The RNA shown here (c-di-GMP-I riboswitch aptamer) has 96 nucleotides and comes from Jeotgalibacillus proteolyticus. The model forms 100% of the base pairs in the Rfam consensus. The source organism's lineage runs through Bacteria, Bacillati, Bacilli, Caryophanales and Jeotgalibacillus. It matches the Rfam family "c-di-GMP-I riboswitch aptamer". About the family: GEMM was predicted in a large-scale screen for bacterial structured RNA regulatory elements. The sequence was found by an Rfam model in a public genome assembly.
[in-house]
RNA sequence: CACAGUCAAGGGCAAACCUUUCGAAAGACUGGGACGCAAAGCUUACAGGUCUAAGGCAUUUGUUUAUUGAAAUGCUAUGAUGGCUGAGCCGCCUGA
Numbered sequence: 001c002a003c004a005g006u007c008a009a010g011g012g013c014a015a016a017c018c019u020u021u022c023g024a025a026a027g028a029c030u031g032g033g034a035c036g037c038a039a040a041g042c043u044u045a046c047a048g049g050u051c052u053a054a055g056g057c058a059u060u061u062g063u064u065u066a067u068u069g070a071a072a073u074g075c076u077a078u079g080a081u082g083g084c085u086g087a088g089c090c091g092c093c094u095g096a
Base pairs, nucleotide, nucleotide: 003095004094005093012037013036017032018031021028022027035083041089042088043087046086047085048084049081050080051079055076056075057074058073059072060071061070
């Protein structure tokens, strides 16, 4: 340096759920809490997947002087997820 993690040591992170704040939502944050994790460290302005659909667009319904205002349905990320995957960057211990 590369590879490996069935050993050991010191540690690290923290799912669900409850809670605080933010948000249209997905979700994030705070405090608890541990299902798990050898990268569950970082990058979602690298690629793909998934979730959401405020706004926008389309259709339908019925409303109005008027696509005027409304409702339903569908599509859509610029929102979210690195604890979905690949990829990139960085990194502790050990060689049982």